[in-house]
RNA sequence: UUCAUCAAGAGUAGCUGAGGGACAUGGCCCAGUGAAGCUACGGCAACCAUCCAUUGGGAACGGUGCCAAAUCCAGCGGGAGACCCGGAAGAUGAA
Repeated sequence: UUCAUCAAGAGUAGCUGAGGGACAUGGCCCAGUGAAGCUACGGCAACCAUCCAUUGGGAACGGUGCCAAAUCCAGCGGGAGACCCGGAAGAUGAA
């Protein structure tokens, strides 16, 4: 840089100790009943790889990824009675 996906799913323990949810800003939320980080074990999913088949299915040993909330929501544009559509940015994978 290109392509695909992003409303589903999945956590306990130990160490540690005050922040965290990518981004100005505005919301909203999580957090000493222990945030972030690290470690161990566990789990989810099925992109690559793999198997059978043909546009679908199996399995989960391997390479990644992930395990509060839609990528937490908005942000930029269009339409619109509280919402919808698109974009940007970001994340992950493959090349």
Annotation: SAM riboswitch aptamer (S box leader) from uncultured Succiniclasticum sp., 95 nucleotides, folded computationally. The coordinates come from a structure-prediction model, not an experiment, and the mean pLDDT is 85.